[in-house]
C1' cells in the first nucleotide's frame, strides 16, 4: 500500500468482490494444563421450589420455646413432671431506626431524559460544630383473657395492663408569621458508676455516657431554572385556547399557567413547528494515519420502570420491586360464601431461540441496616463449579542418527520424495501424576491488662492515643517449595486455477458437486471426490452473522456536471450568501495568556509488582470542550464619513426578419364563366384507382378566395430563450459608438415565487386555396393495418382562453478578472495615402484555423471545456422507472414532485485492429461480355444418397464429396455377415528342454485341422557359440476397436492471389500507429518519386526442366547429299544432313521514335528463329477452414484378451420403386457404310513382348526366330484423301436389350469377367428452369501408348494428327486486391438484437371488501382516592353554666380522573375474487424495428 472482474486488445468511467482489524456472537472438526476475564443480545413470555431486610429486651408490658442455678415431687438413679422472670435468653405483640440503600431490567421516553457550562426562590433523617433546654400531668390501646363468627384468609365484643406509643399544660434567649398592634409552636427517658447528705428501702440528689427537643452554621443528598448539544421523514407546512402574557387569589418545600377568576389577542414555525417511525443517554467500546463511521454488553455516573394502568398514604426522603388501595388481564386454593400471587433480586424450570452456567460454600474479608456492645441480618459481596466465550503465558520433548531401511506417493524406470522423519543410541523432566511440607490474604472490634490523656468534687466509671497477650480463612488437597517415576498422558483444523502462500497421481465426464468474485465440470480437471506431497495458523482451526476499513464509493480534510450519471428551456426577482477604494470608532467573530471546570474508570508515558505475559498498581500527559476574566486589532463585521475605476442617468448618432396593431402590392395554386381545341390525361421501378367525347389534359381572357411572401440572402443581422423575412404608417423594448457631466457601490447570484415559453393537443367564434394524420380505394408483397399512387377529414390560418413540454442542443448555468497568435465577415468611431477592389488602429458582435494550457480520448482553445473568485441548479452502477402510491396544477390529454420489492455482474464513454455493409473511389480474373462445345432431356457406363439385406465393412458430403481413398472387389484383396475351428497364439523379445532342415505320401473333413507311413541325420566357429525347427511356462503378443475435437507426418482450400512481418528510429498514456499510406506504372508490395522514417526477412521475379533457332562435340543400334550395291540403308563408305545427348550461343526494354515529371514505364518501329515474363510446368508466403485422413504410416489415452485377436469355406461389398453427380455412344448426309491409298509421336516389353508362317468367319489356336532393346517386338495409326452406295426415313442412323453358339484368363466365370460370330434392333429425330469449360497450336476433332490385373476401363494419365470463332468493354453476376467511412459485430452478418402471444415461476401496483394496531374529536359511564361542601349518624383524653361545645370519624354530595362504552374521522400493518404492468426462465410462436445508406436513414 492494493488486487480481481466489462473488451480480440486499450485507457477512462463506473460498480460489484477479496486480502485488515472487531464481536456478549452461534455452527462444523477437534481439544493437554494454568491465570485473568466474560456468559438469555430472543419472550418487559409465564413462573413450582429455598432464599434475597432485618434489627433493637440498654424504649415496653410480659414469658410460648430454651439453657443455667436453686427448691420440690415421681423414679427403673438413665431421666421425666412442676415451682421461682430471680438469672441467661426471647416467640408473638406495642414502639423506635431501617425496608427510598444495595440488587435487576431497558418497556416507556427524541425531552418532564441525558451531557456540559451556568443560576436562585428551596429542602435535608442519620453525621459534624455552636448555643438553650429536657418541669409538671392525663387518658387510652395491642399483646394477654373469656366469649362469637368463618372451610380459610381473618374477624368481632367484653375485661385488664406498659412505654422513648399518644394528649394537653408551663416556660421562648433564640426560632416562624405579621397588618408591626401582636399571634404560633417542643421535649423522654434509659444504661452505667459510686463517696456523701436523704429516705416510704422502691429510690431521690450528684455524676458520666447515650437518648430526646427548639434553633443556627456546615457536610451530603434531593427538587427547580436557563443556554448550547443530542436520530430519520417535507410523498408530515402549518400548529396552538390554559395556547401566550398580565393582575387577583391558591397552591408547593421552592419559582412558574402548576390551578383558578378577569383582562389583552397573543405564541410557535423552511435556521423544520407540528406529526409520523424509530430509540434508554453518558464517560466510554470498535474501527480508521486522520477527519470520520458504526456502536452504547460487562465496569461507572444519570434516568425511567417493577404483571398492566390509575391513586394516595406514611415518611427527611417514594407517588415505594420482595408497602398499602382500586379496576383490567392472568394463575392458584375454596366448604362457591369468599380469600392468595406477582423472581426486570439469586439459583432454578417451562416456552421462545443459531445461542448463554450451579435449586453451591461463606459472612473470612470489604461494604451496608440495627444495636451501647457482643452480635443478628446481608443470593450486596468474597469464593468455588460449569462452558476454549475471550485475551496471556506454557506444554506435547532435546541431542545424536544414512543403510538415505521398511511402507506410502510419483516416475522419463535411471531414480526421486515423504525423510534426520521413524527406528536405534545419549539425555532431560517444565506441565500432568503420587507424597512431603507450605507463605499471603488478618487489619480489627471486643476481652484482660499496663502506660498517658480528656470528663468530673472524685483515684468510680466513661473516652481517646499507644504497647502487651487471648482470638477470628468461607476460598483451600490455595499459591510456592521438595522428592520419586517414565518420553512417559498431551495436535488438530483449513487451504493448495488467479486474486492468495502452496502441485501432482487416481476417479468422475457439463454427472457428481464446487462458488467470496473472476469462473470450473461435456475422457488426459493443479478448481469436483479421494490419495501422496505442501503451505498456513495453532488448542485451537474453518464457516456464517455483523461493524469500520479499504471506499477520494456522499469527497470538511477529499470529488464531479460537452460526448461515461449530471446545467433548470429562458428572464426577472424576494429571502439568503458573496460584495470596489479610503479615514475613523468599537471589539462581535479571530488570535494570545490566566482561572474555573472537564468524576473515577478506560486510551497514552514513565515506573512498581505477579518467575514472564494477560490482569493489577503509583505518577504524569492527555480529555482538542464548555464557562469567566485580562489582552492584540491586521483581516471581516456593527456604527459614523469620504472617494469614483463597478453600475446606473443625462446629451448627440448608428444598425436590425426586435415586438404588437392597422393598411397594401405581385407572382403562383386552386376554383368558377368564356373562348380556341381534340382524345386522351395523370401517375409509376412498372401499373392501377382516378379524371375525360356529358369535350377533360394544353393553351387564352375575365373573376373569387384562401395562404405563403422567389429574387435580396450571406457560417449576415436581431432577441433572454422559444423566435423572427414583401411593403407602408402609428405606438414599442433593447444593444451600440464619441465626447462629457451627474448619482456614489445604488453590485452579483438567486432557494421558494412570478412572467415568457416551438410543434401538436384541447374550448369557443370565424375562415378554410394549397398541403394533410385519420380514413378509403389502387399497387407493392408470403401477408403489408407501411413505404408508393389517386383522392381526402381534423388540423394547419385568425381572434381569445388552455397546456407547460421538445434531441427546449453549443447535448457547455450566470456574473467578473487575466493568458501567444493568424485569416475573414456585419454595425459603430480616429487616423495616413497613391481618393480606392486602399492602407493602419480602436470596440461591440459573429465565424476558420491554431500555440500554450486542459482533456481519458475525442476535441476545447480570449465567444475555454485554461488559470482563478462569487452564487444557484444538478449526479452518486444497471435494469425495474421518471413507473407505482399520495400531493399540487389542468376541462381532459396529461404534467410536476417521486419511491420500493425484486433482479444482473455489468451497462457505459472515447478510441484501436480486424471483419461486415443491398456505403464510396481504384483495380484484376474464361468472372460478365462476345463466341465454339456441352451438361440437364434418351440408352449404357460409374459413383453417392435413399430403400433393402444375414451383410450389402469403411471413409469422403456446398464451392473444396460423389470415374474420390481404389493405378482396377469371381476366391485372394477383405476391414462385413453365417457356419466350423484355435487360445502365449498367424507375426516380435526372452525362452528351460529337444532337434538338422527338408522331402515324398494314405485316410477322414467344406476346409482350417486330425490322424498315420516313409525318406533325410547338417552348415559356420574365435570351440564359449550362432544359422535353422519344435516347444512347456510366463512376461507378452495382436486389434482396418473407437477418438482427426488429444497428435505428429501428408493433403485440400481461398489461391500462384500480391501480400505477410521484423528490427532501429519516431509517435501516441495505452491498444497501436509509421514504415506498407500518397502521384505514376506494373502480372506482381514491380519499379520510380515524395515523405519521419532507414533497413531487413519470408513472398513476386530469376536460378531449374521442357520446347522453340544456330554452333562445337560425338557418330551406334540412327541417317544416306556425293559414290558403288539392292526387293529393302540391305551391303560396302561416310558423319554433310535428320536425328540422338552433351556442351555453348542467343532475348537485355539493349537500339530509334513518341508520351511522361528529363523518373519509372507505357506506345509504336527495326533487327532478329523467337520481343517486352518467347509457350508449358516444377515451384505456393503469413495464417484460414477444430477443413480431410487413428482405414498408408506413426502415435497419446481408452477399450477388447477362450476374444473387437488368429484360421478356413461360402456369401456380400455387383441388390434396386428412386433422386443426384461425372462420363461414353447417339439422335446422322459436314454423316453411315464399303473398296483403295497418304503420314505420327511419346511409350511398354524376360513370370516379359512375342515375329514371320499357319488355322479359324471371329475372339483367338499353333509356332517358335528375334529381343534385357534408336537394334527385336507391341504396331495395322485414325480422322484425312480418292472412288462408290445410302436420299430424310425411327432409316444401310442408333446401338440397349435379349436368345443361341463360342473363345480367353484362372483352381474356380452360377451369384459376378473381358472378348468374339450368327440373331434381335429399345430409347433417342439435338433436349425446359438451370448449368459448366475454353483466349492459340487453345476449343473442338481424331486415333495411339502405359501404369494397375492372371483376366478385367467408356475411368486416369501421356503422346502426336487435323486445326478455328471471338474479346466492343468493365455497365451488371461471382471471387479477389489496396484505400477510405459507418457500425450497438470480435464464434466477426450464417453477427447481433426488438416487441407481441403461449408456459413456469417470484417481487409488486390496483382491487367489492375483511380483520388488527395506533390516535384527534364529540359525547356516555365513573371504582378507588384526594379536595371542597355537608341539613344524617356516631364520638376516649381539652373546654365547660354538665345543657353542650371545640375537633375528630363514617355516611350523602361536588369537581378530576383510570379501565369500558358509543358515534364519526385519520393513519398503518395483513388478508382478498379479480385485475395491470414488471422481472427471470432451455433450442416455443409471428414478424423482422434498430445497428450498414439495415436495406422507406
Nucleotide at each position: 500500500a492494493g488486487a480481481g472482474u466489462u473488451u480480440g486488445a486499450u485507457c477512462c468511467u463506473g460498480g460489484c468482490u477479496c486480502a485488515g482489524a472487531u464481536u456478549g456472537a452461534a455452527c462444523g472438526c477437534u481439544g493437554g494444563c494454568g491465570g485473568c476475564a466474560u456468559g438469555c443480545u430472543u419472550a418487559a413470555c409465564a413462573c413450582a421450589u429455598g432464599c434475597a431486610a432485618g434489627u433493637u429486651g440498654a424504649a415496653u408490658g410480659g414469658a410460648a420455646a430454651u439453657g443455667a442455678u436453686g427448691g420440690g415431687a415421681g423414679u427403673u438413679u438413665g431421666c421425666u413432671c412442676u415451682c421461682a422472670g430471680g438469672u441467661g435468653u426471647c416467640g408473638a405483640g406495642u414502639g423506635g431506626c431501617g425496608g427510598a440503600c444495595g440488587g435487576g431490567u431497558g418497556a416507556g421516553u427524541a425531552a418532564u431524559a441525558c451531557a456540559u457550562a451556568g443560576g436562585a426562590a428551596u429542602u435535608u433523617g442519620u453525621c459534624c460544630a455552636g448555643u438553650a433546654g429536657u418541669g409538671g400531668g392525663g387518658g387510652a390501646u395491642a399483646a394477654u383473657u373469656u366469649g362469637g363468627g368463618g372451610a380459610a384468609a381473618u374477624u368481632u365484643a367484653a375485661g385488664u395492663u406498659a412505654a422513648u406509643a399518644u394528649u394537653g399544660u408551663a416556660g421562648a434567649u433564640g426560632u416562624c408569621c405579621u397588618a408591626u398592634g401582636g399571634g404560633g409552636g417542643a421535649a423522654a427517658g434509659u444504661a452505667g458508676g459510686g463517696g456523701a447528705u436523704u429516705u416510704u428501702u422502691g429510690g431521690a440528689u450528684c455524676u458520666u455516657g447515650u437518648a430526646u427537643u427548639a434553633u443556627u452554621g456546615g457536610a451530603u443528598g434531593a427538587g427547580c431554572c436557563u443556554a448550547u448539544g443530542u436520530c430519520a421523514g417535507a410523498u408530515u407546512a402549518g400548529c396552538u385556547u390554559g395556547u401566550u402574557g398580565g393582575u387577583g387569589g391558591g397552591g408547593u418545600a421552592a419559582u412558574g399557567g402548576c390551578c383558578u377568576a378577569c383582562c389583552a389577542a397573543g405564541g410557535u414555525g423552511a435556521u423544520g413547528a407540528u406529526u409520523u417511525g424509530u430509540a434508554g443517554c453518558u464517560g466510554g467500546u470498535c474501527u480508521g494515519a486522520g477527519a470520520g463511521g458504526a456502536u452504547g454488553a460487562u465496569u461507572a455516573g444519570c434516568c425511567a420502570c417493577a404483571u398492566u394502568g390509575g391513586g394516595a398514604c406514611u415518611g427527611a426522603g417514594a407517588u415505594a420491586u420482595g408497602g398499602u388501595u382500586u379496576a383490567g388481564a392472568u394463575u392458584c386454593c375454596u366448604a362457591u360464601g369468599g380469600g392468595a400471587g406477582g423472581u426486570a433480586g439469586u439459583a432454578g424450570u417451562g416456552g421462545g431461540g443459531a445461542a448463554u452456567a450451579u435449586u453451591g460454600c461463606a459472612c473470612a474479608a470489604u461494604g451496608g441496616g440495627c444495636g451501647a456492645a457482643a452480635g443478628c441480618c446481608u443470593g450486596a459481596u468474597g469464593c468455588a463449579g460449569c462452558a476454549a466465550u475471550g485475551c496471556c503465558g506454557c506444554g506435547u520433548g532435546u541431542g545424536u542418527g544414512a543403510a538415505g531401511a521398511a511402507g506410502g506417493c510419483c516416475g522419463g524406470c535411471g531414480g526421486g520424495u515423504u525423510g534426520u522423519a521413524a527406528a536405534g543410541c545419549a539425555c532431560u523432566u517444565u506441565c500432568a501424576g503420587u507424597a512431603g511440607g507450605g507463605a499471603g490474604g488478618a487489619a480489627a472490634c471486643a476481652g484482660u491488662u499496663g502506660c498517658g490523656g480528656g470528663u468530673u468534687a472524685a483515684u468510680a466509671u466513661u473516652c481517646c492515643g499507644c504497647g502487651a497477650c487471648u482470638u477470628u480463612g468461607a476460598u483451600g488437597u490455595u499459591a510456592c517449595c521438595u522428592a520419586c517415576a517414565g518420553a512417559a498422558g498431551a495436535a488438530g483444523c483449513a487451504c493448495c486455477g488467479g486474486c492468495u502462500a502452496a502441485c501432482u497421481c487416481u476417479g468422475u465426464g457439463c454427472c457428481a458437486g464446487u462458488a467470496g468474485u473472476u469462473g470450473u465440470g461435456g475422457u488426459a480437471a493443479u478448481a469436483c471426490a479421494g490419495a501422496g506431497g505442501g503451505u498456513g495458523c495453532a488448542a485451537g482451526c474453518g464457516u456464517u452473522a455483523a461493524u469500520c476499513g479499504g471506499a477520494a464509493u456522499u469527497a470538511c480534510u477529499g470529488g464531479g456536471c460537452g460526448u461515461a450519471a449530471a446545467g433548470c428551456g429562458c428572464g426577472c426577482g424576494u429571502a439568503g450568501g458573496c460584495g470596489g477604494c479610503u479615514u475613523g470608532u468599537u471589539c462581535a467573530g479571530u488570535c494570545g495568556g490566566a482561572u474555573g471546570u472537564g468524576a473515577a474508570a478506560g486510551u497514552u508515558c514513565c515506573g512498581g509488582g505477579u518467575u514472564u505475559a494477560a490482569u493489577u498498581u503509583g505518577g504524569g500527559a492527555a480529555u482538542u470542550g464548555c464557562a469567566u476574566u485580562c489582552g492584540a486589532u491586521a483581516c471581516u463585521g456593527c456604527c459614523a464619513g469620504g472617494c469614483u475605476a463597478g453600475a446606473a442617468u443625462g446629451u448627440a448618432g448608428u444598425a436590425g426578419a426586435g415586438g404588437g396593431a392597422a393598411g397594401u402590392g405581385g407572382a403562383a395554386u386552386u376554383u368558377c364563366a368564356g373562348g380556341u381545341g381534340u382524345a386522351g390525361u395523370g401517375g409509376u421501378g412498372a401499373a392501377a384507382u382516378g379524371u375525360g367525347u356529358a369535350g377533360a389534359u394544353a393553351u387564352u381572357u375575365g373573376g373569387a378566395g384562401g395562404a405563403a411572401u422567389a429574387u435580396u440572402a450571406g457560417u449576415g443581422g436581431u432577441g433572454a430563450a422559444g423566435g423572427u423575412g414583401a411593403u407602408u404608417u402609428c405606438c414599442u423594448g433593447g444593444a451600440u459608438u464619441a465626447a462629457u457631466a451627474u448619482u456614489g457601490a445604488c453590485g452579483u447570484u438567486g432557494a421558494g415565487g412570478u412572467g415568457c415559453g416551438a410543434a401538436a393537443g384541447c374550448g369557443u367564434g370565424g375562415g378554410g386555396a394549397g398541403c394533410a394524420a385519420a380514413u378509403a380505394g389502387g399497387a407493392u408483397u408470403a401477408g403489408a393495418u407501411a413505404u408508393u399512387c389517386u383522392g381526402g377529414u381534423a388540423g394547419u390560418u385568425u381572434a381569445u382562453g388552455u397546456u407547460g413540454u421538445a434531441a427546449a442542443u453549443g447535448a457547455u448555468g450566470u456574473c467578473a478578472a487575466c493568458u501567444a497568435g493568424a485569416c475573414g465577415u456585419u454595425g459603430g468611431g480616429g487616423g495616413g495615402u497613391u481618393u480606392a477592389a486602399u492602407c493602419c488602429u480602436u470596440u461591440a458582435g459573429u465565424g476558420u484555423c491554431g500555440u500554450a494550457g486542459u482533456u481519458a480520448a475525442u476535441g476545447u482553445a480570449u465567444u475555454a471545456a485554461g488559470u482563478u473568485g462569487a452564487c444557484c441548479g444538478c449526479c452518486u452502477g444497471g435494469g425495474g422507472a421518471g413507473u407505482a402510491c399520495g400531493g399540487c396544477c389542468g376541462c381532459a390529454a396529461g404534467g410536476u414532485u417521486a419511491a420500493a420489492a425484486c433482479u444482473c455482474a455489468a451497462a457505459g464513454g472515447a478510441a484501436u485492429u480486424g471483419a461486415c455493409g443491398g456505403g464510396g473511389g481504384c483495380c484484376c480474373g474464361c468472372a460478365c461480355a462476345a463466341g465454339c462445345g456441352g451438361u440437364g432431356g434418351a440408352g449404357c457406363a460409374u459413383g453417392u444418397g435413399g430403400u433393402u439385406u444375414a451383410a450389402u465393412u469403411c471413409g469422403a458430403u456446398g464451392c473444396a464429396a460423389u470415374g474420390u481413398g481404389a493405378a482396377g472387389a469371381a476366391u485372394u484383396u477383405u476391414a462385413c455377415c453365417u457356419g466350423c475351428c484355435c487360445u502365449u497364439g498367424a507375426c516380435a523379445u526372452u525362452g528351460a528342454c529337444a532337434g538338422a532342415a527338408c522331402c515324398c505320401u494314405g485316410g477322414a473333413g467344406a476346409g482350417a485341422u486330425c490322424c498315420g507311413g516313409g525318406g533325410g541325420u547338417g552348415c559356420c566357429u574365435u570351440c564359449g557359440g550362432g544359422c535353422c525347427u519344435g516347444g512347456a511356462a510366463a512376461a507378452c503378443a495382436g486389434g482396418u476397436g473407437c477418438u482427426g475435437c488429444a497428435u505428429g507426418g501428408c493433403u485440400g482450400u481461398c489461391g500462384u492471389c500480391a501480400g505477410c512481418u521484423c528490427g532501429u528510429g519516431u509517435u501516441g498514456u495505452g491498444a497501436g500507429a509509421u514504415g506498407u499510406u500518397g502521384g505514376g506504372u506494373u502480372a506482381a508490395g514491380u519499379c520510380u518519386c515524395g515523405c519521419a522514417a532507414c533497413g531487413a526477412g519470408c513472398g513476386c521475379a530469376a536460378c531449374c526442366c521442357u520446347u522453340g533457332u544456330c554452333c562445337c562435340u560425338a557418330g551406334u543400334u540412327g541417317c544416306c547429299a556425293u559414290u558403288a550395291u539392292u526387293u529393302a540403308g540391305u551391303u560396302g563408305g561416310g558423319c554433310a544432313u535428320u536425328c540422338u545427348a552433351g556442351g555453348g550461343a542467343g532475348a537485355c526494354u539493349g537500339c530509334c521514335g513518341g508520351u511522361g515529371a528529363u523518373a519509372a514505364a507505357c506506345c509504336g518501329g527495326a533487327g532478329g528463329a523467337a520481343g517486352g515474363u518467347g509457350g508449358g510446368g516444377a515451384u505456393g508466403a503469413c495464417g484460414u477452414c477444430a477443413a480431410g485422413u487413428c482405414a498408408u504410416c506413426a502415435u497419446g489415452g481408452c477399450u477388447c484378451u477362450u476374444a473387437u485377436g488368429g484360421g478356413c469355406a461360402g456369401g456380400g461389398c455387383u441388390a434396386c420403386a428412386c433422386a443426384c453427380g461425372u462420363g461414353c455412344u447417339a439422335c446422322a448426309a459436314u454423316g453411315g457404310c464399303c473398296a483403295g491409298u497418304a503420314u505420327a509421336g511419346a511409350g511398354g516389353g524376360u513370370u516379359g513382348u512375342u515375329a514371320a508362317u499357319u488355322u479359324g468367319u471371329g475372339a483367338g489356336g499353333g509356332g517358335g526366330a528375334g529381343u534385357u532393346a534408336a537394334u527385336u517386338u507391341u504396331a495395322g495409326a485414325a480422322a484425312g484423301c480418292u472412288g462408290g452406295u445410302c436420299g430424310u426415313a425411327g432409316u444401310c442412323c442408333g446401338g440397349a436389350u435379349u436368345g443361341g453358339a463360342g473363345u480367353c484368363u484362372g483352381u474356380a466365370a452360377u451369384u459376378u469377367g473381358a472378348c468374339u460370330c450368327c440373331a434381335u434392333g429399345a430409347a433417342g429425330u439435338c433436349g425446359g428452369a438451370a448449368u459448366c469449360g475454353c483466349u492459340a497450336g487453345u476449343a473442338a476433332u481424331u486415333g495411339u501408348g502405359a501404369a494397375u490385373u492372371a483376366g478385367a476401363a467408356u475411368g486416369u494419365u501421356g503422346u502426336g494428327g487435323u486445326g478455328a470463332a471471338u474479346a466492343c468493354g468493365u455497365u451488371c453476376c461471382c471471387g479477389g486486391g489496396c484505400c477510405u467511412u459507418g457500425u450497438a459485430u470480435a464464434c466477426a452478418c450464417c453477427g447481433c438484437c426488438c416487441g407481441u402471444c403461449a408456459c413456469a415461476c417470484c417481487a409488486u401496483g390496483g382491487g367489492a371488501g375483511u380483520g388488527g394496531g395506533u390516535u384527534g374529536c364529540a359525547a356516555a359511564a365513573g371504582a378507588a382516592g384526594u379536595a371542597g361542601g355537608u341539613a344524617g349518624c356516631u364520638u376516649a383524653a381539652c373546654c365547660u353554666u354538665u345543657g353542650g361545645g371545640a375537633g375528630a370519624g363514617c355516611g350523602c354530595u361536588u369537581a378530576c380522573u383510570a379501565u369500558u362504552u358509543u358515534g364519526u374521522g385519520a393513519u398503518u400493518c395483513a388478508u382478498g375474487a379479480c385485475u395491470g404492468g414488471g422481472g427471470u426462465g432451455a433450442a416455443g410462436u409471428c414478424g423482422a424495428a434498430a445497428u450498414a445508406a439495415g436495406g422507406u436513414a
Predicted 3D model of a 1497-nucleotide RNA (small-subunit ribosomal RNA) from a metagenome. RNAcentral holds the sequence, with entries from SILVA. Its mean pLDDT, the model's own confidence on a scale to 100, is 83. Rfam family: Bacterial small subunit ribosomal RNA. Its family is annotated with ribosome and structural constituent of ribosome in the Gene Ontology.